[in-house]
Molecule: FMN riboswitch aptamer (RFN element)
Organism: sheep gut metagenome
RNA sequence: UUUUCGGGGCAGGGUGGAAUUCCCGACCGGCGGUGUAUCGUAAGAUGAGUCCGCGAGCCUAUGGGCAGAUUUGGUGCGAAUCCAAAACCGACAGUAGAGUCUGGAUGGAAGAAAG
Numbered sequence: 001u002u003u004u005c006g007g008g009g010c011a012g013g014g015u016g017g018a019a020u021u022c023c024c025g026a027c028c029g030g031c032g033g034u035g036u037a038u039c040g041u042a043a044g045a046u047g048a049g050u051c052c053g054c055g056a057g058c059c060u061a062u063g064g065g066c067a068g069a070u071u072u073g074g075u076g077c078g079a080a081u082c083c084a085a086a087a088c089c090g091a092c093a094g095u096a097g098a099g100u101c102u103g104g105a106u107g108g109a110a111g112a113a114a115g
Base pairs, nucleotide, nucleotide: 001115002114003113004112005111012024013023014022026100027099028090029089030054031053032052033051037046038045039044049088050087057066058065059064070086071085072084073083074082092103093102094101
């Protein structure tokens, strides 16, 4: 420098004129780092939504600003990462109040791979 890739999810039920938005319940987890676990003869590969950092988004006086959530027990020299259990969190716009529907988006991006 070029090319390619680069986000998942309300089953079933209740109320109502109307809700995948409320209630019961169900389901989902982007990217890099770390990592005592797992696989492999080895090289190496995989391993955190809640730790550290990044991204989309929003606001703006264009300087910048805002931006979620974890505990308990166990093992161990060492774990907010492993094992067990119980919790918690989720941009903006639209609409009966939305992490899951529709839309901006056949977009953009953290980044990854190949040449």